[in-house]
RNA sequence: CAGGCAGAACGGGAAAUCGCAGCAGGCAACCCCUGCUGAGGAAAGUCCGCCCUCCACAGGGCGCGGUGCUGGCUAACUGCCAGGCAGGGCAACCUGACGGCAUAGUGCAACAGAGAGGUGUAUUGCGUCGUGCAAGCGGCGUGAGGGUGAAACGGCGGUGUAAGAGACCACCAGUGCGUUUGGUGACAAGCGCAGCUAGGCAAACCCCACCGGGAGCAAGGUCAAGCAGGCGCACGGGGGCUGCCCGUCCCAUAGAAAGCGCCGGGUCGUCCGCACGAGGUGUCCGGUAACGGGCAUCCCAGAGAGAUGAUUUCCACUCCGGGCAACCGGAGAACAAAAGGCGGCUUAUAGGUUUGGCUGGAUA
Numbered sequence: 001c002a003g004g005c006a007g008a009a010c011g012g013g014a015a016a017u018c019g020c021a022g023c024a025g026g027c028a029a030c031c032c033c034u035g036c037u038g039a040g041g042a043a044a045g046u047c048c049g050c051c052c053u054c055c056a057c058a059g060g061g062c063g064c065g066g067u068g069c070u071g072g073c074u075a076a077c078u079g080c081c082a083g084g085c086a087g088g089g090c091a092a093c094c095u096g097a098c099g100g101c102a103u104a105g106u107g108c109a110a111c112a113g114a115g116a117g118g119u120g121u122a123u124u125g126c127g128u129c130g131u132g133c134a135a136g137c138g139g140c141g142u143g144a145g146g147g148u149g150a151a152a153c154g155g156c157g158g159u160g161u162a163a164g165a166g167a168c169c170a171c172c173a174g175u176g177c178g179u180u181u182g183g184u185g186a187c188a189a190g191c192g193c194a195g196c197u198a199g200g201c202a203a204a205c206c207c208c209a210c211c212g213g214g215a216g217c218a219a220g221g222u223c224a225a226g227c228a229g230g231c232g233c234a235c236g237g238g239g240g241c242u243g244c245c246c247g248u249c250c251c252a253u254a255g256a257a258a259g260c261g262c263c264g265g266g267u268c269g270u271c272c273g274c275a276c277g278a279g280g281u282g283u284c285c286g287g288u289a290a291c292g293g294g295c296a297u298c299c300c301a302g303a304g305a306g307a308u309g310a311u312u313u314c315c316a317c318u319c320c321g322g323g324c325a326a327c328c329g330g331a332g333a334a335c336a337a338a339a340g341g342c343g344g345c346u347u348a349u350a351g352g353u354u355u356g357g358c359u360g361g362a363u364a
Stems, first nucleotide, its partner, number of pairs: 001360003005356004010351001012315007020038007040335001044346002047344005052216004059246004064212005069083005084098001085096004099207002105205002107201002123146002125142007154172002157169003173197001175194008220272002223269001229263005237251005279298008317332006
């Protein structure tokens, strides 16, 4: 200097004038005055998890759904951190849909090929017997060699055989059982024995382990105002608790209440929920880290058809031109707006700034 890898923060600030909303004070109160505050790193997506609220009180089972290596963090999570294993990359690093002998069971796979999944079959061939003048045909044995294919019933060297074959032997790989060392663990590195060997797909259904009530701020409460009620529903009954069942609770038991269902009428207004929090910032301690704790300090939107704006000046950033420089002039600025809140993930992003490490080249 170039290429690639992993992160962090910025993406505007100050003042003045006018305007808007909230809070506090001046006021009993309105108006008015003064002060303070006022939209993001993603506010987006609504993909996860919760806080909170209601379903009167709880439970159990099924169904349904989610997660899936180990350890830790967290209020929790499919998140984060650190590891293990596998794969990719020269590397920095990245990805993982990472439980399952698919032999618990069911299933799927084009073409080629004899055959693509259960111990059997046999294409080309090899051996042997019979037959025939011969070519050939038939029986039995075989599946080593060749062919097809992405993949064909472990590999390689021998023994053995009529010819072969883990049929047997030695060495490997894999698998199962046992065991040693290290590690919290997932695992890693060995040792011994044994049968000879058990394709792929579970991001197919499934099996296993763990987790999960439902609905959601238009949740749910308060106040004010207004109207008009009517009909129907049963006795091992009706209704609530989710979809079902058990169970439980409320009501009722010969009648019409709790309730459920249908038809109709009224109101679609005020206040709360609504921001002091699993809160922010700084610093110290612990921890590899995620994160946790101590101390100090701060209050940083709460609208309700929905405020958070407009103008001017200066500063900051980037680019262009002029200039030795100081500086001068001009232009530009992305993605994009809170609506109960929080922790994540994902997506979009002009312009740059910066940290660490990898590879290549050059120079000293």
The RNA shown here (Bacterial RNase P class A) has 364 nucleotides and comes from an Anaerolineae bacterium. The sequence was found by an Rfam model in a public genome assembly.